[in-house]
Context: one part of a larger RNA
């Protein structure tokens, strides 16, 4: 370090609980609101942060009622209360009831801010009370009164109205009128009293249910959609106007003033239908009832709701911590339903049955004062009425099941446009008879739908990852700018009896003790307390050792024992052995998924088919729906036959019928019927099909309705910024220059999408960062920096939409169509994942089709059921059909290679012509001789198939029917195509194995060789293939061969070869050779000649020619190399001589050699020469799960018994196995059996063992746990997990490993304190100093201060802190904002406009980033200060007095009121610097003190005065100019200028203003945190109205130049109007009064936006020295800080 066992620890499984949940029944309700709702905001308590109640009358007041003892909600405690005079609580009825919200006086950023009238108070300031939107109807009259708005689960009626999806694509269609928007009512809503249905019979509103029926239709006649009639039920109800005709009123017409007529949105009578009604007319009957029916106060009554009461019986023992348990003996019972109580309770409590109850309120009913509606006949006549821009028809639609269709009905956008009861509509085009009905006007109950909310009840519903999202302070915390989006988190115990007291510790952490408990391993992190990790003890093992960590065998040590051949522990050493799961032809694979462990985590349910089982009935079977009865009821009987299947078929169909069609037919034929043989049908279970989400996850995506421009794009409004340097446009002047110009010179002048370069805005280019400091950053370096610049505030614009100097960019860390909710479980022919056992049998990867090709459809092959009955198959024998392999082609068709011969052609000689020759030139034909073919055959097989018979088995085959899977194949053989006779290629065909097959062999290795695993055995034989060891088996025999350690040791295909070489052995021809071969050694090797030629030369030897010749010779080429410029040399052929016995060529075999080459060292390894190579050969043995033996298990044939059986014997067979059929059990939860049965003498679960079953699992014992659990037999499922980059919690591993977040930086010394690197204090170092310093806004909300604390927060410690806890901090007439004003814009009475929702908008209101508008010095303080205190002003407004005046707005004029850039001036105060003066302090060496250093030396706002300048708006005057004043002007207007006046107006100067003051030094005494601090009192100088410099502010809305020509409105000044002049305005002066928010801190950062104490982002304002142009840069002051290890 390993295994093992025992103890812990972490951790929440489990197991039990149940407060809360889901599902549903039964009854009640079916709304709440301007009387102020829903929902909220603030508040309220003695103390009071949440929840709950409640509202300033505030955990509550008041009355009645109940009820009877305690009580001041959760919720303890303290401290005060109340309460038999009756509290608390419980019920009813009342009072209060801030604010906000429909929100209603007006405005707004909901919970605030600001008014108006009136009337009451107060001196007042102010405070009370009431009123004060809109809109709409009615009456009418600035008016009143009534309604209205808004919220809310669903249901319901209307307006509007998708997509995805399905058709395997898609457009009609579908999905669907669904989702979703809008609008309207109601407890229901909607429809509803026939211009309907039907059909020769009838029915008689309307709605729901059941059937008719998935019919009849519709329908790219696809996918789909889908009736009515009619029956059976539920439930049941009928009315009323409009006309006609009478009259009344109102107006108008005429009028002869008597009436007559017309008209009406009027008002009574009358009237309401279809066998037609009504009006009138005339006649008969009756004459106001008769009957029908409504509504309905308040008392009464019954009879429920809202609170209550009563309600029977038990002891003893025993065991226990407790008794309800056990045992003993009672009782009650219209009550033995359920909950408590210390375990299990009829008789202890609560209750339960059964009876009873209400002062108040409230529902039903009954009565009922009253009050009301209806309501008439019968006969003629007459021809008045009886619903018009309608019916109706064209156009375009749209609903009807019904898609335009032959399309009837409804509806209506546009257009047309009837009849008038002798009439109209309908009856599925349309006409005709016929029937039914009476449109164009209304009302109407029940039967149906729902359930936010109330009460009771209920479950073979869930138990804390389950059930609602929620058992718990949950729509919370937390995320988002917002719409939205959403967690997690239960148990001490019977009781708190919740650990007094001691002990360690700094400790109120934490431990030990001690105490309580039955128990503390129940101690509050508390019931059990698995697992995954983590530790500790104790036995055994391990330091030469290699691995899917098992398995087999097994020495030794250890316990334990019943002592046994035992049990358990450990395992030296051996032997075999590449997880799982998914996907695949095939995976240890380096293809895919799982860190690891616990829960969770996938084929369901309904309906409609269709097969099989089982069950009832059976030529018949079954009801539905509803209805009755039922004392226990979501049941049960019973009724109900409408209506479905089935009994009868043929036919398109009328139609017929045991037949019937087709047909002329009696022919024949199809389907049936008969023969064997009419079986259904309703119900349960089970396979499977269809519709639905349909096994479960998982998509970019479409739609719909919202929600975002706090980012970012553009644009609107209104503000704000930009150091410092340079450059020198036009213009101007001056001077030269023209004839004038033009030009040129200087000097002004200061232009510019001008330069450099900081703020400030980008990003060029590297590096760095890349689990970051940072989800875009940081150093360096770079671009713009006066403009098409950059920036704050407030707006705008919105998703096929905006924006875009255009990159598809940006639209909230998302853009080629945001983002949130829904349609919604959208579709996924696609990947992935799918859970317990054993038995039986078992495939496919193939044809055909296919917008198919990795999907599916049929056949094929599997498998259960049932029928059939050997119909299959293999082998023998017999009989065929065949055209392949082969062969062949003087047997076709093509094709073919030499020779021979050659018809013909061609060339080429020749020649006057003709003939003629010549020809490596083609070539018919024919001969010899070879030789090819898949689409050639004169021929032709083996196989195979087909028929017959015969043999054999327990196999098969065929038919029906129920269920699949599979249609990716994959090696190897042999035939073939196709490539390259290439591939581990590809594609047929036969066959075989792998898939889906262990097992031996082959080093290792799916398919190559052997051989099919039912299980055991330490037993026997053999297959391939082996025996030298590794390693079982011959160091076996006998003969070759090889020298490479051989592609040698097994590789047939297939591990190469072409070529090459005196390797080596065998054969086999054939030459030379004792007349002397071969090889060696001696020697020679010549001569014409340097042959000709050629050539600068060529002599054997550059080339080229040759009849390559002669000659001497033993023998010697006009020469086999080498060599020389060229000879020359040196050689060999060729000869002699020596030598003495074989040498030499070619062929052909067998091993071996070169060629020879790849990736780890790679015959397993050693090793082999007498083989452990190899080739022949003999013999024996080893060897598999295969064959036998032995026992054993299932399943199965067959005989025999024998039965309820799947039983029993006897005898054969079978028993790899993935998809997949099939059968059989095992476990989990709930249920019936169960008021049984086990259980505190100890259930369930946890943990160990034993033991039984083939297995899923069962039983048994110990120990924990402590309150349950349920047999047997049946039932019913949220019913079994390794794996889905699953889910969730929990724990690991890397690893005590990176990191600790700007490298501006610490050090010491003392104090606090249990403890200091980090806190205080001191000292000394370092950073920042256009900042890292000070102030504002906007954001944030206590973070500010002060005492207290260190658990967690601080990337470390912490005494410390922006942490925790507690107290305390914010003070305004003048400062921001409101009580003042507009701007983009917003909102909106009027008024347009639109399907609703809503859109636009005039006036008008909101809207500051802008206009108006009054305060300064100084002190104080822990923590505020223009706010508080001092002193000094100022504004408004009330009022008094006093003077003076036309005063008088929403109307009017003036002002208000405006770019951009330069340039000059002026210049307080700050400020700096020098100088004086005042005070203090200063040097060891070391002197100087007339010296150095500090610090101070001073002052505001307002008031007065009115200067420099300025002047748009006035007015006088002067001078000039001068186109107009109809000529002409000296005037006048105009213009340019100078001046007064007048307005303005910095500065300055006077007041303000205070000196022993401010400053500094001693210092009684006091507190103290010992640093310090308040402070009487003494002392000092008797401190400057110096002086330079400079500029930002001011002056100033200025001046001057430029083109792009640069807000509005109030405040102010004037004027009038209506009014009013007793008032109202103006000056002065005294008195008085002046309201609401905001004021803390942080603010370039640890407190704002970035998830963080985060090197990022954040608008304005000041911003001292020295250098220097500077805000650069460096280094410093103030001040701040060393960046929390």
């Nucleotide at each position: 370090g390993g295994c093992a066992c025992a103890u812990g620890a972490a951790g929440g499984a489990u197991g039990c609980c149940u407060a809360g949940g889901c599902u549903c029944c039964u009854g009640g309700a079916g709304g709440c609101g301007a009387a102020g709702a829903a929902g909220g905001a603030c508040g309220u308590g003695a103390c009071a942060a949440g929840c709950u109640g409640c509202g300033a009358a505030a955990a509550g007041c008041c009355g009645c009622g109940g009820g009877g003892a305690a009580u001041g909600g959760c919720a303890a405690a303290u401290a005060c209360a109340u309460a038999u005079u009756g509290a608390u609580c419980c019920g009813c009825g009342g009072a209060u009831g801030u604010c906000c919200g429909a929100a209603u006086g007006g405005g707004g950023c909901a919970a605030c801010c600001c008014g108006a009238u009136a009337c009451g108070u107060g001196c007042g300031a102010g405070c009370g009370u009431a009123u004060c939107a809109c809109c709409g109807u009615g009456c009418a009259g600035a008016g009143c009164a009534c309604g209205g708005g808004g919220c809310a689960a669903a249901c319901c009626c209307g307006g509007g109205g998708a997509a995805c999806u399905g058709a395997a694509a898609c457009a009609u269609c579908u999905c669907a009128g669904u989702a979703c928007c809008c609008g309207g009512a109601g407890g229901a809503a909607g429809a509803g009293a026939a211009a309907a249905c039907a059909a020769a019979a009838g029915u008689g509103a309307u709605u729901g249910c059941g059937c008719a029926a998935g019919u009849a239709g519709u329908g790219g006649c696809g996918a789909g959609c889908g009736a009515a009639c009619g029956c059976g039920c539920a439930g049941g109800a009928g009315c009323c106007c409009a006309a006609a005709c009478c009259g009344g009123c109102a107006u108008u017409g005429u009028c002869g003033a008597g009436g007559c007529a017309a008209u009406g949105a009027c008002c009574g009578g009358g009237g309401u239908u279809g066998u037609a009604g009504g009006a009138c007319c005339g006649c008969c009957a009756a004459u106001a009832a008769a009957u029908u029916u409504g509504a309905g106060a308040a008392a009464c009554a019954a009879u429920g709701g809202u609170a209550g009461g009563a309600g029977a019986a038990g002891c003893g023992u025993c065991u226990g911590g407790a008794a309800a348990g056990g045992c003993g003996c009672a009782c009650c019972g219209c009550a033995g339903a359920g909950g408590g109580u210390g375990a299990a309770a009829g008789u202890c409590c609560c209750g339960u049955a059964c009876c009873c109850g209400a002062a108040a309120c409230c529902g039903u009913u009954g009565c009922g004062a009253u009050u009301g509606a209806a309501g008439a006949g019968g006969c003629g006549g007459c021809a008045c009425c009886u619903g018009a821009g309608u019916a109706g028809c064209g156009c375009g639609g749209a609903a009807c099941a019904c898609g335009a269709g032959a399309a009837a009905u409804u509806c209506u956008g546009c257009g047309u446009g009837a009849a008038c009861c002798a009439g109209c509509g309908g009856g599925g085009a349309c006409c005709a008879u016929c029937c039914c009905g009476u449109a164009a006007g209304g009302c109407u109950a029940a039967a149906u739908a729902c359930u936010u909310c109330c009460a009771g009840g209920a479950g073979a519903c869930c138990g804390a990852u389950a059930g609602c999202g929620a058992a718990c302070c949950a729509g919370u915390a937390c995320c988002g700018u917002g719409a939205g989006g959403g967690a997690a988190a239960g148990g001490u115990g019977a009781a708190a009896a919740g650990a007094a007291c001691c002990u360690c510790g700094a400790a109120c952490a934490g431990a030990g003790g001690a105490g309580u408990g039955a128990a503390a391993u129940a101690g509050a992190c508390c019931c059990u307390g698995a697992a995954a990790u983590c530790a500790u003890g104790u036995g055994c093992c391990u330091a030469c050792a290699a691995g899917c960590g098992g398995u087999c065998g097994g020495a030794g040590c250890c316990a334990c024992u019943c002592a046994g051949u035992g049990u358990g522990g450990u395992g030296a050493c051996g032997g075999c052995g590449u997880g799982c799961c998914u996907u695949u032809u095939g995976c240890a694979u380096a293809a895919u998924g799982a860190a690891c462990c616990u829960a969770c985590g996938a084929g369901u349910c309904a309906c409609c088919g269709u097969u099989g089982c089982c069950g009832g009935c059976g030529a018949g079977g079954c009801u539905a729906a509803g209805c009755g009865c039922u004392g226990u009821a979501a049941g049960g009987c019973g009724c109900g036959g409408a209506g479905c299947c089935g009994a009868a078929g043929c036919g398109a169909a009328a139609g017929c019928g045991a037949g019937u069609c087709a047909g002329a037919a009696u022919a024949u034929g199809g389907c049936g019927a008969g023969a064997u043989a009419u079986a259904g049908u309703c119900g349960g279970c089970a396979g499977u099909g269809g519709u639905g989400g349909a096994c479960g996850c998982g998509a970019a995506a479409c739609c719909a309705a919202g929600u975002g421009a706090u980012c970012u794009a553009c644009c609107c409004u209104u503000g704000g910024g930009c150091a410092g340097g340079u450059u020198g446009a036009a213009g101007g002047u001056g001077g030269g220059g023209u004839a004038a110009c033009a030009c040129c010179c200087a000097c002004u002048g200061g232009a510019g999408g001008a330069c450099c370069g900081a703020a400030c805005c980008g990003g060029u280019a590297a590096g760095c960062g890349u689990u970051g400091a940072a989800a875009a950053g940081c150093u360096u370096u770079c671009g713009g920096a006066u403009g098409a610049c950059c920036u704050g505030a407030g707006g705008g614009u919105a998703g096929g939409a905006g924006u875009g100097a255009a990159a598809g960019g940006c639209c909230a860390a998302u853009c080629a169509a945001a983002c949130u909710u829904g349609g919604a479980g959208a579709u996924a022919g696609c990947u992935c994942g799918u859970a317990c056992u054993c038995c039986c049998c078992g495939a496919a990867a193939u044809g055909c089709a296919u917008u198919u090709a990795g999907g599916u459809g049929c056949a094929g092959c599997c498998u259960c059921g049932g029928g059939c009955g050997a119909a299959u198959u293999a082998c023998c024998g017999u009989g065929g059909a065949g055209g392949u392999a082969g062969a062949g082609c003087g047997a076709c068709u093509g094709a073919u290679a030499g020779g021979a011969u050659g018809c013909g052609a061609g060339g080429g000689c020749u020649u006057c012509a003709c003939c003629g020759c010549c020809u490596a030139u083609c070539a018919a034909g024919u001969c010899c001789u070879g030789a090819c073919a898949a689409a050639c055959u004169c021929c032709g097989a083996a196989u195979g198939c087909c028929a017959c018979g015969g043999c054999a088995a327990c196999a098969u085959a065929c038919c029906c029917g129920g269920g699949a899977g599979u249609g990716a194949g994959g090696g190897c053989g042999u035939g073939g195509g196709u490539g390259c006779u290439a591939a581990g290629g590809u594609c047929c065909a036969c066959g075989u194995c792998c898939g889906a097959g262990a097992g031996a062999g082959g080093a290792a290795c799916a398919a190559c060789u052997c051989a099919g695993a039912c299980c055991a055995c330490c037993g026997u034989c053999c297959a391939a293939g082996g025996c030298c060891c590794c390693c079982a088996a011959a160091u076996a025999c006998g003969g070759g061969c090889u020298a490479a350690g051989u592609u040698g040791a097994a590789g047939a295909c297939a591990a190469u070869a072409a070529c090459g070489a005196g390797g080596u052995g065998g054969g086999a021809u054939u030459g030379c050779a004792u007349a002397g071969a071969c090889a060696g050694c001696u020697a020679g090797g010549a001569u014409g000649u340097u042959g000709g030629c050629u050539u600068g030369g060529a002599a054997g030897c550059a080339g080229c020619c040759a009849u390559u010749c002669a000659u001497u010779u033993g023998a010697a080429g006009a020469g086999u190399g080498c060599g020389u410029a060229a000879c020359a040399g040196c050689u060999c052929a060729c000869u002699a001589g020596u030598c003495g016995a074989g040498u030499g060529a070619u062929c052909c075999c067998g091993c071996a050699u070169g060629g020879a080459u790849a990736a780890u060292a790679a015959u397993c390894g050693g090793g082999c020469a007498u083989a452990a190579g190899u080739c022949c050969g003999u013999u024996g043995c080893c060897g598999a799960a295969g064959a036998c033996g032995u026992g054993g298990a299932a399943c199965u044939g067959u005989a025999g018994c024998g039965u309820a059986a799947u039983g029993c014997u006897a005898u054969g067979g079978u028993u790899g196995g993935u998809a997949g059929g099939g059968g059989a059990g095992c476990a989990u939860u709930c249920c019936g059996c169960a008021g049984g049965c086990c259980g505190c003498a100890g259930a369930a679960g946890g943990u160990c063992g034993a033991u039984c079953g083939c297995g899923a699992g069962g039983u048994c014992g110990g120990c924990u746990g402590g309150a349950g659990g349920u047999a047997c037999c049946g039932g019913a499922a949220a019913a079994g997990c390794a794996a889905a980059u699953g889910u969730a919690g929990g724990u690991a591993u890397a690893a005590g490993u990176a990191a600790c977040g700007a490298u501006a930086a610490g050090g010491a010394g003392g104090g606090c304190g249990a403890g200091a690197a980090a806190c205080c204090c001191u000292c000394c170092c370092g950073c920042c100093g256009u900042a890292a310093g000070a102030c504002c806004a906007a954001g944030g909300g206590u973070u500010c201060c002060u005492g207290a604390u260190c658990a967690a927060c601080g990337c470390u410690a912490a005494u410390c802190g922006g942490a925790u806890c507690a107290g305390g901090g914010u003070a305004a007439g003048u400062c921001g904002g409101g009580a003042c004003c507009u701007a983009a814009g917003g909102c909106u009475a009027c008024g347009c406009c639109g399907c609703a929702a809503g859109g636009c908008c005039a006036g008008g209101c909101c809207g500051a980033u802008g206009g108006a508008c009054a305060a300064a010095c100084a002190g104080u303080a822990a923590a505020c200060a223009u706010u508080c205190u001092g002193u000094u002003a100022c504004u408004c407004g009330a009022u008094c007095a006093c003077g003076g005046a036309g005063c008088g707005a929403u109307g009017u004029g003036g002002a208000g009121a405006c770019g951009g850039a330069g340039a000059a001036g002026u210049g307080a105060c700050a400020c700096a610097u020098c100088c004086g003066c005042g005070c203090a302090c200063u040097g060891a060496c070391g002197g100087a003190a007339u010296a150095g250093u500090g610090c101070g030396u001073u002052g505001a706002a307002g008031c007065g005065c009115g200067u420099a300048g300025g002047u748009a708006a006035u007015g006088g005057a002067g001078g000039g100019g001068c186109a107009g004043g109809c000529a002409a002007a000296u005037c006048c207007a105009c213009c340019c200028u100078u001046u007064c006046a007048g307005c303005u107006g910095a500065a300055a100067c006077g007041c303000g203003a205070c000196a022993g003051u401010a400053c500094c030094g001693a210092g009684c005494g006091c507190c103290c945190c010992c640093g310090g601090g308040c402070a009487a009192u003494c002392g000092g100088a008797u401190a400057g109205c110096g002086a330079u410099g400079g500029u930002a502010a001011u002056c100033a809305g200025g001046c001057u130049c430029c083109c792009g020509a640069g807000a509005a409105a109030a405040u102010c000044c004037g004027c009038u109007a209506a009014g009013c002049a007793u008032a109202u305005c103006c000056g002065c002066g005294g008195u008085c009064g002046a309201c609401c928010c905001g004021u803390a801190c942080c603010g370039u950062a640890a407190a704002c936006c970035g998830a963080c104490a985060c090197a990022g982002g954040u608008g304005g304002u000041c911003g001292g020295g020295u250098a220097g142009a500077a805000c650069a840069u460096a280094c410093c002051a103030a001040g701040g800080c060393g960046c929390u290890c």
A computed fold for a 1685-nucleotide part of an RNA from a mouse gut metagenome, annotated as large-subunit ribosomal RNA, half A. Model confidence (mean pLDDT): 81 of 100. It matches the Rfam family "Bacterial large subunit ribosomal RNA".